[in-house]
RNAcentral holds the sequence, with entries from ENA and Greengenes. The RNA shown here (small-subunit ribosomal RNA) has 1391 nucleotides and comes from an uncultured bacterium. The prediction has a mean pLDDT of 85. Its Rfam family is "Bacterial small subunit ribosomal RNA".

RNA sequence: AGAGUUUCAUUCUGGCUCAGGAUGAACGCUGGCGGCGUGCCUAACACAUGCAAGUCGAACGAAGCGAUCGAGAUGAAGUUUUCGGAUGAAUUCGAGAUUGACUGAGUGGCGGACGGGUGAGUAACGCGUGGAUAACCUGCCUCAUACAGGGGGAUAACAGUUAGAAAUGACUGCUAAUACCGCAUAAGCGCACAGUACCGCAUGGUACCGUGUGAAAAACUCCGGUGGUAUGAGAUGGAUCCGCGUCUGAUUAGCUAGUUGGCGGGGUAACGGCCCACCAAGGCGACGAUCAGUAGCCGACCUGAGAGGGUGACCGGCCACAUUGGGACUGAGACACGGCCCAAACUCCUACGGGAGGCAGCAGUGGGGAAUAUUGCACAAUGGGGGAAACCCUGAUGCAGCGACGCCGCGUGAGUGAAGAAGUAUUUCGGUAUGUAAAGCUCUAUCAGCAGGGAAGAAAAUGACGGUACCUGACUAAGAAGCCCCGGCUAACUACGUGCCAGCAGCCGCGGUAAUACGUAGGGGGCAAGCGUUAUCCGGAUUUACUGGGUGUAAAGGGAGCGUAGACGGUGAAGCAAGUCUGAAGUGAAAUACCCGGGCUCAACCUGGGAACUGCUUUGGAAACUGUUUUACUAGAGUGCUGGAGAGGCAAGCGGAAUUCCUAGUGUAGCGGUGAAAUGCGUAGAUAUUAGGAGGAACACCAGUGGCGAAGGCGGCUUGCUGGACAGUAACUGACGUUGAGGCUCGAAAGCGUGGGGAGCAAACAGGAUUAGAUACCCUGGUAGUCCACGCCGUAAACGAUGAAUACUAGGUGUUGGUGAGCAAAGCUCAUCGGUGCCGUCGCAAACGCAGUAAGUAUUCCACCUGGGGAGUACGUUCGCAAGAAUGAAACUCAAAGGAAUUGACGGGGACCCGCACAAGCGGUGGAGCAUGUGGUUUAAUUCGAAGCAACGCGAAGAACCUUACCAAGUCUUGACAUCGCGGUAAAGCAUAUGGAAACAUAUGUGAGACUUCGGUCAACCAAAGACAGGUGGUGCAUGGUUGUCGUCAGCUCGUGUCGUGAGAUGUUGGGUUAAGUCCCGCAACGAGCGCAACCCUUAUUGUCAGUUACUAACGGGAAAGCCGAGGACUCUGAUAAGACUGCCGGGGACAACUCGGAGGAAGGUGGGGACGACGUCAAAUCAUCAUGCCCCUUAUGACCUGGGCUACACACGUGCUACAAUGGUGAUAACAAAGAGGUGCGAAGUCGUAAGGCUUAGCGGAUCUCAAAAAAAUCAUCUCAGUUCGGAUUGUGGGCUGCAACCCGCCCACAUGAAGUUGGAGUUGCUAGUAAUCGCGAAUCAGCAUGUCGCGGUGAAUACGAUCCCGGGCCUUGCACUCACCGCCCGUCA
Repeated sequence: AGAGUUUCAUUCUGGCUCAGGAUGAACGCUGGCGGCGUGCCUAACACAUGCAAGUCGAACGAAGCGAUCGAGAUGAAGUUUUCGGAUGAAUUCGAGAUUGACUGAGUGGCGGACGGGUGAGUAACGCGUGGAUAACCUGCCUCAUACAGGGGGAUAACAGUUAGAAAUGACUGCUAAUACCGCAUAAGCGCACAGUACCGCAUGGUACCGUGUGAAAAACUCCGGUGGUAUGAGAUGGAUCCGCGUCUGAUUAGCUAGUUGGCGGGGUAACGGCCCACCAAGGCGACGAUCAGUAGCCGACCUGAGAGGGUGACCGGCCACAUUGGGACUGAGACACGGCCCAAACUCCUACGGGAGGCAGCAGUGGGGAAUAUUGCACAAUGGGGGAAACCCUGAUGCAGCGACGCCGCGUGAGUGAAGAAGUAUUUCGGUAUGUAAAGCUCUAUCAGCAGGGAAGAAAAUGACGGUACCUGACUAAGAAGCCCCGGCUAACUACGUGCCAGCAGCCGCGGUAAUACGUAGGGGGCAAGCGUUAUCCGGAUUUACUGGGUGUAAAGGGAGCGUAGACGGUGAAGCAAGUCUGAAGUGAAAUACCCGGGCUCAACCUGGGAACUGCUUUGGAAACUGUUUUACUAGAGUGCUGGAGAGGCAAGCGGAAUUCCUAGUGUAGCGGUGAAAUGCGUAGAUAUUAGGAGGAACACCAGUGGCGAAGGCGGCUUGCUGGACAGUAACUGACGUUGAGGCUCGAAAGCGUGGGGAGCAAACAGGAUUAGAUACCCUGGUAGUCCACGCCGUAAACGAUGAAUACUAGGUGUUGGUGAGCAAAGCUCAUCGGUGCCGUCGCAAACGCAGUAAGUAUUCCACCUGGGGAGUACGUUCGCAAGAAUGAAACUCAAAGGAAUUGACGGGGACCCGCACAAGCGGUGGAGCAUGUGGUUUAAUUCGAAGCAACGCGAAGAACCUUACCAAGUCUUGACAUCGCGGUAAAGCAUAUGGAAACAUAUGUGAGACUUCGGUCAACCAAAGACAGGUGGUGCAUGGUUGUCGUCAGCUCGUGUCGUGAGAUGUUGGGUUAAGUCCCGCAACGAGCGCAACCCUUAUUGUCAGUUACUAACGGGAAAGCCGAGGACUCUGAUAAGACUGCCGGGGACAACUCGGAGGAAGGUGGGGACGACGUCAAAUCAUCAUGCCCCUUAUGACCUGGGCUACACACGUGCUACAAUGGUGAUAACAAAGAGGUGCGAAGUCGUAAGGCUUAGCGGAUCUCAAAAAAAUCAUCUCAGUUCGGAUUGUGGGCUGCAACCCGCCCACAUGAAGUUGGAGUUGCUAGUAAUCGCGAAUCAGCAUGUCGCGGUGAAUACGAUCCCGGGCCUUGCACUCACCGCCCGUCA
């Protein structure tokens, strides 16, 4: 940074799609380790259980527990005894006191307003940013000052009684305090009044003084302190107000009664309609009020070159909320997540009376969902609450667990190793690829695993993390690679399978039998512990364009004008300083991002410093520009005066021509209308014609890309009223201007309403035609309407498809209105202002084109556009009497729709030209019979192919068997045919016999190949097993080759140059000419190639040479015959030459090419004919001539054999033959060719037969012999217009020939039979001269079989005015929405 996709190709416009980055992600496949982050986006859904806010005994009383002391009681053992007791003091109890770092209910203090969660609400001073408070508060903390005197009465706990299931109370009695309440004191403070000084930004503030008035305090103690009260200051935190910024919708345009303001009160920490009474009627809104929808805002995050666009998870700031709604209490602070009250929903308990609860705290559960974690450890660290402290509490926090969810790092080994192993894939079978890859050999140990040591985090002690990070040692290449893609975009290709099926696909698209696009495999490409897909955002997209787009034809200029708001605005001077520029100051939190460093082995991550945060505010300065104020000017604009032009507008009047109608006259049978007709009118007198009259509408000629008007539009003449433009002049005003959202006005035709009018024309309608139909075009009628007045409608291809205004930017030439100047003046020339056209330079434009009347260069303002369809449709609203108009979507659907230009093809477009294309002629075909081919039908099979021209007497130059590919039956399986190797053989072969339809099988006989170094080898045959043979099986749409056709039409291209952004054009077009792109001339073209022509063959004339088998003039011979001698003259043969070239003359033409006529000549303008077929078209024909890829069959789709079939037959078509007769038939006589063929051949003569033909065999491999007779023609005779002496089909009988064989299924002969047919409908076909027509002859194929095919000669016409039409073709031009190219494309209905 671009790419794909509209077209046959091009260019532009324009949409769609892709490559990039990102994510709190999810899904699919896969998954080794670690670090750092991160994890309910959905149901602000409901929650079991545990924990998340307590602490202080140094405020207080009571109680319990422990310790000490302990009045007092008890009084054991022991001793003693008078046995009563004494002594003794253990044990037990214990009032009371002291004490405890004990417990913890209660009173009291502080904290539960922090921390933590969530984003429902909120479009707002909520948030961001910057200010203000002279309108405020602030516990704990710090500092300062001054104090703390003396009293009082209660109350919980507790005890008792009592209600209730419980929660929770009620009553009586006792008691303490740093709990509560008076009194005293008042430096200072508050309030009220009066005063002084200073200051400010309006209310006002500060300081001082005087008088009056009001309100305080608590103790505890370890004696060190801690705490209390009042006031002030600070710090911190909060509250309120203001400027600016903050999503979408106008199909939401008006909203608002405490609403806006005031006076006075109340309330608050404080200002305020915050609340209240009264008064006024205001306030907000197109600079978007109100309403509706959506949304927490920001630092930042993602993307982007930037400007922007999107987002608001984690971290940080603010706000709001705590089941839903409302309310206050306490307090320094709340209208309070783990406080209270009320109401509601839900859940739970209940004795049914009544109670309890709130995970949007941390875990966790259910549910929802594509989807999101542990009911963990610890207060060790950081921080918070309480406490004097020890300490207690802390799901804040620090850690751990789970998840590839993200980012970062590491590993899955390294070196060597060619027999290029095996396997796999492919192959042209040679190889190639996988691939140094593996194996093998030599090493290493990061991670993981094992063992040992072992931190920092902690300033003395104290470590959840954790035996963790990290270090060391030993040990094994072991435990560790997948995912997507491979037609183009886009890096990477082959094989097989499938066969528009299965499937793929982001866009274009792929798949219908050779798929690099489906599936699999091999190989390759990319990324990698991930890879793909899906979703979303930005980018690419300059595709909303501020940077940075457009509007003549692609989407897009309002139908036009006036004008409001707004935007923009001429020249000089002065002031101000809002914008602008500049300096300074404050702020722009931290984190993030950027730059330079530092710390974890690196990185991610963490961290220090810097710069930045493009913004806002305050302030000093500048004054060019914009703004604003003042002043002045005249070039913009306007006014005045003079003048001419005009279908400008409105109203009234007048005029003639024409149509129609009425009346009267003349007059008679038609008129009218059309492509042709008919409907219609007319003998009741039309049309025509003459005269008179009525009525309505429109104004010929002039008339002109002439005039006027803003547009729509305006046309006889006259008058009246009236608007605008223009020219001249330079008197006046002094920027008064331009544009113009809304608004107002005008606005063709059609239409609507009311009332007139109505001649002509004419929707609807009726009739007649046309037509398959004709609700049309044509004709005859005809109503609304068209006309007038008034009122609506408000749209048009309302177009120059081009908004308005101003300035500038080469020329040329018309026309219109005015003015000035000059001249030789019915006029011409020059200059200038206004309008209206054409051509054209620069420039612009995708091109077409525009070009001083811009679509050029600039400025200002308005309107409009953002892919096609849906759709200018629906809904809503406004307007309208209605018709409808204006405004104006979405769902869904497509990958295009479109502009301009290019090549061709096409046109019932145009111009020119050619062709037996038409016309003019001659002969056919279509009717009959037969032959032959095809279709159809039939069949066991009727083998296959050919299908408009360009298939159909075609492949087939010849199906009885064979051919033969088809059918039936019988057989063979390495094969009927080829190659290879192994074994065998007295070979192979031939003859005979038997079976059989034959193929074939069996048997007998006969039969001795070639070479040899004698070993053998080769050929042939036999047997067996393989490789393989074989296929007229498929695909002519996989192919080669060959062929047809357009078309023997004159075309088809290239190189260089030039033009065009390009496809392309030019050349090749134009003027002539030709059969011809043949030639000449001209020309941004100059040349060249394939075609045309010529060169080749043949034919027409002649010369020379040659002269047998051809020829025979002269000479000789001969009965005759060129038969013989002879000749080389002639004919002829076949070699070689000549000849024709518009060469010559005349006319035309451009002095050309050429053309017309003529001469000469055998032939005259390519002399006639043939071969020869450009680039290409038809996926034309042929796989059955041949060749060939792929597929298919392999005891058969191959091979052999017999018989049958290709020859069928209600029918249809094509091509031919023979006829229908007298231009003829029949009989007789008797002439004249050319070109061919001949050895398995042609076969003479002779002879037999009526004949076909037979017998016999002379000649000839042929200018010698044979086929071979040419026929029509000619002469004579006959027939006399008939289904015939025409015609010969069909049939019968008897023969001939070929052949193994003539039944299916050949040809010929003789006799007999004697069908249809009497010239052929619509239509259609060949031919322009030795042609058509007609007559016979030959050849190929072939045993035999021709009416077919290919050749040959004989006789031998008619017509062509011409270019209107039909068909085909060529060149130029024009239109086009076709390019598969009109057999196109495409619309509607139905299925």